[in-house]
C1' cells in the first nucleotide's frame, strides 16, 4: 500500500431566437480485413465462413519380471558331390497369439440444448468410484477347454471354415469365512414420523494367482537346489481415506401474448419390475388431478461461466486465445465391454457420400496435429524433439506420446530499439508562392568535427540438467543372514530438440533503414495550378455552373510514426428507455366515461413474533485475469511471488426503531340513522299553445317567389295575401342567466307516478369498513345497420335552374333515405379544461349559486353587512413553465396507484386475432425512404384582415395618346453586315449634344507584322515639305531639297529612319469578379446608435400612446434619457424697399446740331437697369379654438403670409437594377491577328407589330395686306448689317463687332381690313415629276432647303390609357448645344392665358398602429390529389417448390429384455458309463423401436400470371383543396357523392379573422 481518485462536449431544422427531437463526429477496443508502405528484436495470437468434402504420414499403447510358441539376413566355425548342407551366433531378439493394464484421460469442435445444460449454495439417512493411501483378515487344494500352432478347405479380397496338439496371474468347481451382503426378530439413541444409526442374537451366500530376486535359520536331499525361508511385485476379502463421478433441491441469467390456455404416463396412490441409486424411469390397478396472466404451452434465437471490452459508476455489449462444467465425433438408432462409455482414432444396423471389386461382395468417416480441395473479404508448416513438464505400460531399464517444449510463416496485436549527433549564413543552388521589395522550404542541405545501437564480418560462449540409471562409500530398515531388497546420504560417470541460440569481445562504415493520412467547420493544419453542376469529393453540415483554402496535381503546413488510413462490429458520448437519471395542457404522450376483481398503497395506542430491515460469527465464492506491493529477463511488454478484492450464497448469534404478522383497543379517513332546503338527474303515462305544411271553404286578381343579377318552379284550372274550420307530425318562444344537474356522452312546455346522486344542520352509532384499479362488466353525441310504425320541417343522394374557361360546388327551385317512436346493434368524435384518480399543504380580491350562523331594518317576507360549508366564474402573488401561460377549481409543494410517450414519413396501414349483419371498430407491425419533423416566442413581408393618413392616386376639370400620313426609337424578319448596349413602372427621340466618308465598333476586299501608339538598346540620319511614275487606295518606286538644339567639343536632347527582342494593341469575354458613375423606390419620412430597464434569448423600449405637422414638426404623457443621419433652416434665382456705382445702359429737367417724327450731341445719373451690399416674414400682432400646451382657424398689417414661388441638395438602404462601347481595373482569351491600314458597301433594308412625337382634320380656322409688344442666348475657321442679282433657296460685294456697343433678329398667337361659307374644301399636306440653291474631296446608295407641278390619308378617333392644381394646364413663337451640313428631338426662353377640386366610398402607390400566417428566395410566396412515365421495398394471389412439426395407420433392421427351445452342448450334479440333468446357446415368438411409406392437419419461407396501395425521382397534364376571413372559416367522426384535390348532409370543437352586443372582471 491495494475502495475517496471519479463525471468536458460539438455540427445539423430557423431570416434570428428558445425549446423538443431525431441524425451525425471527436474516444476506446477488436482472432479481424482491404489500400499504400515496410529496419531490427522479445511476448502473445492465427477458418469467425461450409458440424463441407478429404489424398498422405503420423495422433495409443505398452508389459517376456503373467503364457504357450519363436524366425531370417548378416556373421564365424565345420562338412561338401562345390548346388549346397550342418552348428554356433544373430536372439529368446523381430513379427503375430493368449492374458493383464490402458485405449472413458489428453486432444478438437460448438452443431444441437432455453434444460437442473451452466452459475451459486445446500442435500443424498436414496448412491458409485479402477489404479492410490491407511488399517484388518488371507493366499488351500483340484478340474476342462480355448488361441497361436498343423492338417485340409472356401474366397479376387476382406476374412473365413472343419480336424487335431498347447500354456498361463485366461475359465471353472470344492474347502475357507474375521469382516461383508440377504431376510429375520430384541434393546437403546436420533428423527423431516417415511426412517436411519449403535449394540449383542441365530441362519444363508460368496473368495484368491502367481512372478522375480536372494539366501540356507528351520526340513528334505546333502556340492548345491526347492516342496523350505525372505523381499519386493501381483492378487482375494473387509474397514476408512482420498480422488472422480451419479441423483436431487432454493436462486439467478434471451426474445416474441401478432403464441392463452396446457397435459392423458398427464398428476398422485398401491404393488412389481428395473437401476449403483431416488424416482411414472417401466408395468397393473385405483383416483382425476397437474402446470398457468409472478407467463403455462407453442415459435424463434443461443453452450453456459470465470471472465473480456466499454463506462465515472449503474449499466450495455460480448462468451476467441487460457481455465471450470455440458454436448457432439459422417447422419439416426442400438447395445457389448468395463471402475467408469452407451465409447472421436470400438462393434452391430439403417441411411448419404467416397473408394476397391474378379460384381459374388467388401472397406471407409481428420469438430486429433500438419496438409489438400470448396466455401470466403479472411486465418500458417504435409517442420524438429521426447532434452523438459505431464500422461500410458512396465520392477526398472525403456517404449509410446503432432499431449508438450521449439523452431517456420503473417506488422494480426501488445512492448522496445534505431534510421545518427554536433556545429554550420553568401540564408548556396533550385522548387513554390510574390505586392516584384522579398518570402518560404531552411540549420536544412553542402561543407567540418564525431558517435556506432541495429543489420553486417570475426571469434568467445552460458542457463534450461532436476531426475533416473550404473558404480564407489557410508547408514538404517526387512531377515537366520555381511545375501537380496527398500530407503537415506555422499562422489563420479551419463542426458539439450531449441542451438553454437541468448549473451560478449573486436572490425569497418553515416555507411543499408520513413512511411501513411489530412489541411471548408466540426478538427491541429493555406497557397498556387488545372478544370468549370463537368470530372469528382462527401462522416455530418455540404462543396464543383470561370478567380473551388471543400474535385486533380504542386509547394508549403498538421498528426502519427513501422507503421498509417479506410471498412466492419462493440460500448461511450446518448439523461436518446431517464434503478443511479426523463416525460404526458399547446412539442409524442391522460384511456370517451364510470362501477369493481387480483395486485400495489394505506389513520392513532399497546403488547407478542422476527418476513423484510440492521449488526457481528462460520463456511464458500477455483486457478488464472483486474488492483496493490516485492521479485526476474539491460528496460518494457511478459513473468513469478504474496496480498486484497471478487460487492453474491448459505450459516448461526444478536436487536426490535421502521416495514410486516398475530391479538386488544381508539376515533380525526370510511360509512349508517334522524331533519332540510335545491336541482333542464333518469324512467314511464298524460296534456297544452303558438308556428310550419297540406286540405276544405270564403274575400279577391295577376301576379308570387327567390337572388349579387336572374332563371328554374308556382300561379287566369284563380296562386302569393287575407279568414274561417280541420288533418297531421316534430320542437318547445319569452322565463334563460359563462344558472342548476349529471361519471361522462348529455338534460329545457305543463301534470303525475316511480326512482339514483349530490349539499347544509345537530346528535347517535359502526371502528380503517379506506385510496387506486391490469383484466372483466356497464354506459356511451351524431351518423349508420337490422324488424316494425310513423313522416309535418328540414334535407345526405338526386334532378333542374344559374355562376364559371368548366363547376361533378359555393347561389337558386324541388327532392328520397334519414331526421321521430319501439325493440335490437354499432362503439366511435377536437367524446377537450387538447390538464387520470385520491390525500394533504401553500397570499389574497372580486362575482354568482345551494344550505346555514350572526347583527339588523321591517307588521311579515325580502334586501343590506359580517361570517361557516358545498360548487362555479375572472383578477392575481410567491413558485412553477421552452414561451405562451397555470396559479386552493394548480401546468405550485409532497405522496399512493392506474393509463400513455420514446424522431419525420410508410400507417393507426398491411398480416394474424378478436368483436360486428355490414359499415367498420380494437389489438397492431415491417421493409424502405428523410435529416429533418415539431411547440412557443421575435423581426420581417402579405391579406379579395381591421383601425388612422397621404399623394393629380380616385374624383371634379381641361388637353392629349390609341385611328390618319410622316418623323423617331424598338421588336420582327431580311441580309455579306444590317455592330453593340438599354427590357414593366425604372427599355424603346434612351447610350447618339446631331450614321454620305470619317466616325465605326459590323461586312467585302486589298495591304502591314515590334507594328497606328508608349518605354528601353544599336546603328544611320535632320525632319517634314514639294514633283513625277503605278495603283481604287493603303503603299511602292523615283526625283528636286533640305545643314535642328545644347555643348566643357568628348559627347548630350529632340525628331525621324533601319535592325533585334523585351513588349505594344484589342468597342474580345466576364457588370453575376469590381471601383466610378448612375436609375428607382421618394424629397417618401423615416433609418440607427450610446447608456439603462425588460426578457434564458431572437429582440423589446427609446421611435408606442393623447393631439399636431408637409415632416420622427412640436406638445403632453411614459422606463426612459440622450444622440446621429434624413425633416427644416443655411446657398441660388425670383417677388418689395433701401444705399453704392454709371459705360457701351438710362433720358425727368436743362442746352446745341440737323431736322419730318425720330436721331445726333452736350450736360445729368432722377427713373428703368446693371450687379454689390443691405433691410422685409417670425405665427412677429389680436381674436377665438385647444389640455393653461403645440397647434388650428379667422383677421390686421403688409410687395410678400403662414415651408411666398423655382431650384439644388436624395438618410438606412432595395432592386447580383445599368454601364467592362466613356474612363479605370481583376481574371480569362487573341499576338502574320480578336491587333493596325485603306477602298466600297452597311449601321438608312420592309410583309409586319408596338412605344415616343410633329402635322392635321379645319370657320375660337385658313389666305392675303397692314401693324403692336419679349425674354434669354450665340458670334472670329464666326456673326455678317447695307447695297445689288436671284420668284426664292441662295448668290456677289462688304461696314461693323472678340459684344450692356455690331450682327443673328423680322418675334408670333395678338390687333386691323378684307376673302373663303362647311366642301375631302382657298381644310389638310403625303407622295411623286421636273427644276434648283448650299455645305462639303464626294450628297447613288444616304442630306438639308428652294421653285413649279401634283395634292395621299384624313371630317376628332374602339377596348384601354397619359398629362396637369396657376402664371400651372392649353397655345404662339424666340434662342442654344452637337455641328462642314444635317432636328418634329434634347435643353433655356419669353408671350397669351383658363377650367376644376363635393370629398376619401373605390383604383394605383406610400406612412403608421394593431391582428392572424403552414410565407422568409418573404403571395410571382408556399402548397394537395388524381392521371403519364422510370426506379426501389413490401401486400394480397389461381397455384407451384422446399423446411420443420402434429394426429391415425402401414412397416419393422440391428438390439435389450421376456417366452420358447422338437436342433446344438468340455468344466457341476447323478449315472446301470448307454445316458440323464441343471446351465447355456443357435433357431423361433412376443414388447419396444431407427431410417422409410401411406392418408391428413399446423407452421414458416421461397417463387408466379395477374393486382394493391406506398415511397423516391431540376424543369410532364389537370385543377387550386389548406396556409390571410386563402377568396364557401377551417378541423373531428359519419354517411353519401364525384377525374382530382374535395363537395354536400347530421353532430361535435376553437386549434376561426372581422364586426357588433350581454355578461363578469381589473382601473379611476
Nucleotide at each position: 500500500u491495494a475502495u475517496u481518485u471519479g463525471g468536458a462536449g460539438a455540427g445539423u431544422u430557423u431570416g434570428a431566437u428558445c425549446c423538443u427531437g431525431g441524425c451525425u463526429c471527436a474516444g476506446a477496443a477488436c482472432g479481424a480485413a482491404c489500400g499504400c508502405u515496410g529496419g531490427c528484436a522479445g511476448g502473445g495470437u492465427g477458418c469467425u465462413u461450409a458440424a463441407c468434402a478429404c489424398a498422405u504420414g503420423c495422433a495409443a499403447g505398452u508389459c517376456g519380471a503373467a503364457c504357450g510358441a519363436g524366425a531370417a539376413a548378416g556373421u564365424u566355425u565345420c562338412c561338401u558331390u562345390c548346388g549346397g548342407g550342418a552348428a554356433a551366433u544373430g536372439a529368446g531378439u523381430a513379427a503375430a497369439g493368449u492374458g493383464g493394464c490402458g485405449c472413458a484421460c489428453g486432444g478438437g469442435u460448438g452443431a444441437g440444448u432455453a434444460a437442473c445444460a451452466c452459475g451459486u449454495g445446500g442435500g443424498u439417512a436414496a448412491c458409485c468410484u479402477a489404479c492410490c493411501c491407511c488399517c484388518g483378515a488371507g493366499c488351500g487344494g483340484g478340474g476342462g477347454a480355448c488361441a497361436a500352432c498343423c492338417a485340409c478347405u472356401g474366397g479376387a479380397a476382406a476374412c473365413g471354415g472343419u480336424g487335431g496338439c498347447u500354456a498361463a496371474u485366461a475359465c471353472c468347481g470344492c474347502a475357507u469365512a474375521a469382516g461383508a451382503c440377504c431376510a429375520c426378530a430384541g434393546a437403546g439413541g436420533c428423527u423431516u414420523c417415511g426412517g436411519u444409526c449403535u449394540c449383542a442374537g441365530a441362519g444363508g451366500u460368496a473368495a484368491a494367482a502367481g512372478a522375480u530376486g536372494c539366501c540356507c535359520u528351520c526340513u528334505a536331499u546333502u556340492u548345491a537346489u526347492a516342496a523350505g525361508g525372505u523381499a519386493u511385485c501381483a492378487c482375494u476379502u473387509g474397514a476408512g481415506g482420498a480422488u472422480g463421478g451419479g441423483c436431487u433441491c432454493g436462486c439467478g441469467g434471451a426474445c416474441c401474448a401478432u403464441u392463452a390456455g396446457u397435459u392423458u404416463g398427464u398428476u398422485g396412490g398401491u404393488a412389481g419390475g428395473g437401476u449403483a441409486a431416488u424416482g411414472g424411469c417401466c408395468u397393473a390397478c385405483c383416483a382425476a388431478g397437474g402446470c398457468u396472466a409472478c407467463g403455462a404451452u407453442g415459435g424463434u434465437u443461443a453452450g453456459c461461466u470465470g471472465g473480456u471490452c466499454u463506462g465515472a459508476g449503474a449499466g450495455g455489449a460480448u462468451g476467441a486465445u487460457c481455465a471450470g462444467c455440458c454436448a457432439c465425433a459422417c447422419u439416426g438408432g442400438a447395445a457389448c465391454u468395463g471402475a467408469g462409455a452407451c465409447a472421436c482414432g470400438g462393434u452391430c444396423c439403417a441411411g448419404a457420400c467416397u473408394c476397391c471389386u474378379a460384381c459374388g461382395g467388401g472397406a471407409g468417416g481428420c469438430a486429433g496435429c500438419a496438409g489438400u480441395g470448396a466455401g470466403g473479404a479472411a486465418u500458417a508448416u504435409u517442420g524438429c524433439a521426447c532434452a523438459a513438464u505431464g500422461g500410458g505400460g512396465g520392477a526398472a531399464a525403456c517404449c509410446c506420446u503432432g499431449a508438450u517444449g521449439c523452431a517456420g510463416c503473417a506488422a494480426c496485436u501488445c512492448u522496445g530499439c534505431g534510421u545518427g549527433a554536433g556545429u554550420g549564413a553568401u540564408g548556396a543552388a533550385g522548387g513554390c508562392c510574390c505586392u516584384c521589395g522579398g518570402g518560404u522550404c531552411g540549420u536544412a542541405a553542402a561543407g567540418c568535427u564525431c558517435u556506432g545501437u541495429c543489420a553486417g564480418g570475426u571469434g568467445g560462449a552460458a542457463a534450461g540438467a532436476a531426475c533416473u540409471a550404473c558404480u564407489u562409500a557410508a547408514g538404517u530398515g526387512c531377515u537366520a543372514a555381511u545375501a537380496u531388497c527398500a530407503c537415506u546420504u555422499a562422489a563420479g560417470u551419463u542426458u539439450g530438440a531449441c542451438g553454437g541460440u541468448a549473451c560478449c569481445a573486436c572490425c569497418a562504415a553515416a555507411g543499408g533503414a520513413a512511411a501513411c493520412a489530412c489541411c471548408g467547420g466540426c478538427u491541429a493544419a493555406c497557397u498556387c495550378c488545372g478544370u468549370g453542376c463537368c470530372a469528382g469529393c462527401a462522416g455530418c453540415c455540404g462543396c464543383g455552373g470561370u478567380a473551388a483554402u471543400a474535385c486533380g496535381g504542386a509547394g508549403g503546413g498538421u498528426g502519427u510514426a513501422a507503421g498509417c488510413g479506410u471498412u466492419g462490429u462493440u460500448c461511450g458520448g446518448a439523461a436518446u428507455u431517464a434503478c443511479u437519471g426523463g416525460g404526458c395542457g399547446u412539442a409524442a404522450a391522460g384511456a370517451g366515461c364510470g362501477u369493481g376483481u387480483a395486485g400495489g398503497c394505506g389513520g392513532u395506542u399497546a403488547a407478542u413474533c422476527a418476513u423484510g430491515u440492521u449488526g457481528g460469527u462460520u463456511g464458500u465464492g477455483a486457478a488464472a485475469g483486474c488492483c496493490c506491493g516485492a521479485g526476474g529477463c539491460u528496460c518494457a511488454a511478459c513473468u513469478u511471488c504474496g496480498g486484497a478484492a471478487c460487492u453474491g450464497c448459505a450459516u448461526c448469534c444478536a436487536a426490535a426503531a421502521c416495514u410486516g404478522a398475530u391479538u386488544a383497543a381508539c376515533u380525526a379517513g370510511a360509512g349508517u340513522a334522524c331533519g332540510g332546503g335545491a336541482g333542464a338527474g333518469g324512467a314511464g303515462a298524460g296534456u297544452g299553445g303558438a308556428a310550419u305544411u297540406c286540405c276544405c271553404a270564403g274575400u279577391g286578381u295577376a301576379g308570387a317567389g327567390g337572388u349579387g343579377a336572374a332563371a328554374u318552379u308556382c300561379g287566369u284550372a284563380g296562386a302569393u295575401a287575407u279568414u274561417g274550420g280541420g288533418a297531421g307530425g316534430a320542437a318547445c318562444a319569452c322565463c334563460g342567466g359563462a344558472u342548476g344537474c349529471g361519471a361522462a356522452g348529455g338534460c329545457g312546455g305543463c301534470u303525475c307516478u316511480c326512482u339514483g346522486g349530490a349539499c347544509c344542520g345537530a346528535u347517535a352509532c359502526u371502528g380503517a369498513c379506506g385510496c387506486u384499479g391490469a383484466g372483466a362488466c356497464g354506459c356511451g353525441a351524431a351518423a349508420g345497420c337490422g324488424u316494425g310504425g310513423g313522416g309535418a320541417u328540414c334535407a345526405a343522394a338526386c334532378a333542374g335552374g344559374a355562376u364559371u374557361a368548366g363547376a361533378u360546388a359555393c347561389c337558386c327551385u324541388g327532392g328520397u333515405a334519414g331526421u321521430c317512436c319501439a325493440c335490437g346493434c354499432c362503439g366511435u368524435a377536437a367524446a377537450c379544461g387538447a390538464u387520470g384518480a385520491a390525500u394533504a399543504c401553500u397570499a389574497g380580491g372580486u362575482g354568482u349559486u345551494g344550505c346555514g350562523g350572526a347583527u339588523g331594518u321591517u307588521u311579515a317576507a325580502a334586501a343590506a353587512u359580517c361570517u361557516g360549508c358545498a360548487g362555479u366564474g375572472c383578477c392575481g402573488a410567491a413558485g412553477c413553465u421552452a414561451a405562451c401561460g397555470c396559479a386552493u377549481u394548480a401546468a405550485g409543494u409532497a405522496u399512493u396507484c392506474c393509463g400513455c410517450c420514446u424522431g419525420g414519413g410508410a400507417a393507426g396501414u398491411a398480416c394474424g386475432g378478436u368483436c360486428g349483419c355490414a359499415a367498420g371498430a380494437u389489438u397492431a407491425a415491417a421493409a424502405c425512404u428523410c435529416a429533418a419533423a415539431g411547440g412557443a416566442a421575435u423581426u420581417g413581408a402579405c391579406g379579395g384582415g381591421g383601425g388612422u393618413c397621404c399623394g393629380c392616386a380616385c374624383a371634379a376639370g381641361c388637353g392629349g395618346u390609341g385611328g390618319a400620313g410622316c418623323a423617331u426609337g424598338u421588336g420582327g424578319u431580311u441580309u455579306a453586315a444590317u455592330u453593340c448596349g438599354a427590357a414593366g413602372c425604372a427599355a424603346c427621340g434612351c447610350g447618339a449634344a446631331g450614321u454620305a466618308c470619317c466616325u465605326u465598333a459590323c461586312c467585302u476586299g486589298g495591304a502591314c507584322u515590334u507594328g497606328a501608339c508608349a518605354u528601353c538598346c544599336g546603328g544611320u540620319g535632320a525632319c517634314a515639305a514639294c514633283c513625277c511614275u503605278a495603283g481604287a487606295g493603303a503603299u511602292a518606286g523615283g526625283g528636286c531639297u533640305u545643314u535642328c538644339c545644347c555643348u566643357u567639343c568628348g559627347g548630350g536632347g529632340a525628331c525621324a529612319c533601319c535592325g533585334a527582342g523585351a513588349c505594344a494593341g484589342g468597342u474580345g469575354c466576364u457588370g453575376c469578379a469590381u471601383g466610378g458613375c448612375u436609375g428607382u423606390c421618394g424629397u417618401c419620412a423615416g433609418c440607427u446608435c450610446g447608456u439603462g430597464u425588460c426578457g434564458u434569448g431572437a429582440g423589446a423600449u427609446g421611435u408606442u400612446g393623447g393631439g399636431u405637422u408637409a415632416a420622427g414638426u412640436c406638445c403632453c404623457g411614459c422606463a426612459a434619457c440622450g444622440a446621429g443621419c434624413g425633416c427644416a433652416a443655411c446657398c441660388c434665382c425670383u417677388a418689395u424697399c433701401c444705399u453704392c456705382u454709371g459705360u457701351u445702359g438710362c433720358c425727368a429737367c436743362a442746352c446745341c446740331c440737323u431736322u419730318u417724327u425720330u436721331g445726333g450731341g452736350u450736360a445729368g445719373c432722377a427713373c428703368u437697369c446693371u450687379g454689390a451690399g443691405g433691410a422685409a416674414a417670425c405665427u412677429g400682432c389680436c381674436a377665438g379654438u385647444g389640455u393653461u400646451a403645440a397647434a388650428c382657424u379667422g383677421g390686421a398689417g403688409g410687395a410678400a403670409g403662414g415651408u411666398g414661388g423655382g431650384g439644388a441638395u436624395g438618410a438606412c438602404g432595395u432592386c447580383a437594377a445599368g454601364u467592362c462601347c466613356u474612363c479605370a481595373u481583376g481574371g480569362c482569351c487573341u499576338u502574320u491577328a480578336u491587333g493596325u491600314c485603306c477602298a466600297g458597301g452597311g449601321c438608312u433594308a420592309c410583309a409586319c407589330a408596338c412605344g415616343u412625337g410633329c402635322u392635321a382634320c379645319a370657320a375660337u380656322g385658313g389666305c392675303u395686306a397692314g401693324u403692336a409688344c419679349a425674354a434669354a442666348g450665340g458670334g472670329c475657321g464666326g456673326c455678317g448689317a447695307g447695297c445689288u442679282c436671284g420668284c426664292g433657296a441662295g448668290a456677289g460685294u462688304a461696314a461693323g463687332c472678340a459684344a450692356a456697343u455690331c450682327c443673328c433678329a423680322g418675334a408670333a398667337a395678338g390687333c386691323u381690313a378684307g376673302u373663303c361659307u362647311c366642301a375631302g374644301u382657298u381644310c389638310g399636306g403625303a407622295u411623286u415629276g421636273g427644276a434648283g440653291u448650299c455645305u462639303g474631296c464626294a450628297a447613288c446608295u444616304c442630306g438639308a432647303c428652294u421653285c413649279c407641278a401634283u395634292g395621299a390619308a384624313g371630317u376628332u378617333g374602339g377596348a384601354a390609357u397619359c398629362g396637369c392644381u396657376a402664371g400651372u394646364a392649353a397655345u404662339c413663337g424666340u434662342g442654344g448645344a452637337u455641328c462642314a451640313g444635317a432636328a418634329u428631338g434634347c435643353c433655356a426662353c419669353g408671350g397669351u392665358g383658363a377650367a376644376u377640386a363635393c370629398g376619401u366610398u373605390c383604383c394605383c402607390g406610400g406612412a403608421c398602429c394593431u391582428u392572424g400566417u403552414a410565407c422568409a428566395c418573404a403571395c410571382c410566396g408556399c402548397c394537395c390529389g388524381u392521371c403519364a412515365c422510370a426506379c426501389c421495398a413490401c401486400g394480397a394471389a389461381a397455384g407451384u417448390c422446399g423446411u420443420c412439426u402434429g394426429g391415425a395407420c402401414c412397416g419393422g433392421a440391428a438390439a435389450u429384455c421376456a417366452g420358447u427351445a422338437g436342433g446344438c452342448u468340455a468344466a457341476c450334479c447323478c449315472u446301470u458309463c448307454g445316458g440323464g440333468g441343471a446351465g447355456g446357446c443357435a433357431g423361433c415368438u412376443g414388447c419396444u423401436u431407427a431410417u422409410g411409406g401411406u392418408c391428413u392437419g399446423g407452421a414458416u419461407g421461397g417463387u408466379a400470371a395477374u393486382u394493391g396501395g406506398g415511397g423516391u425521382g431540376a424543369a410532364g397534364u389537370c385543377g387550386u383543396a389548406a396556409c390571410a376571413a386563402g377568396g364557401u372559416a377551417g378541423c373531428c367522426g359519419u354517411a353519401g357523392g364525384g377525374g382530382a384535390a374535395c363537395c354536400u348532409g347530421c353532430g361535435g370543437c376553437u386549434g376561426g379573422a372581422u364586426c357588433a352586443c350581454c355578461u363578469c372582471c381589473u382601473u379611476u
Overview
Predicted 3D model of a 1564-nucleotide RNA (small-subunit ribosomal RNA) from a Pseudomonadota bacterium. Rfam family: Bacterial small subunit ribosomal RNA. Rfam links the family to the GO terms ribosome and structural constituent of ribosome. The prediction has a mean pLDDT of 83. The sequence is in RNAcentral, with records from ENA and SILVA. Taxonomically the source falls in Pseudomonadota (Bacteria, Pseudomonadati).